[in-house]
RNA sequence: GACAAGGGCAAACCCGGUGAAAGCCGGGGACGCAAAGCCAUGGGUCUAAAACCGUUCAUCCGGUUAUGAUCGCCAGGUUGCCGAA
Repeated sequence: GACAAGGGCAAACCCGGUGAAAGCCGGGGACGCAAAGCCAUGGGUCUAAAACCGUUCAUCCGGUUAUGAUCGCCAGGUUGCCGAA
C1' cells in the first nucleotide's frame, strides 16, 4: 500500500464437542481483513465458578470481585508475502 500477482485468514448463522459462564475447539459457511499471523505487557470490554457482603426461618435472590475470557476493541511487542506509485 497497487483496479497487480500468488495466495492467506474467516464474522454472523447452523451442526457437534467443551466450560459455571463469558468464551473456546472441530466441520460447514463468508461479513469483512495488508497482518483479521503470534504474544494478555498497558488500557477497555465481557463473564462471576470459588470467596466475601447483604436479605431470608431457610433456600431462592441481590451486590462486590478475576485467578477466567476477548489480539476480528485500542495501544505496544514480535514475525511474515509481493514490490507498481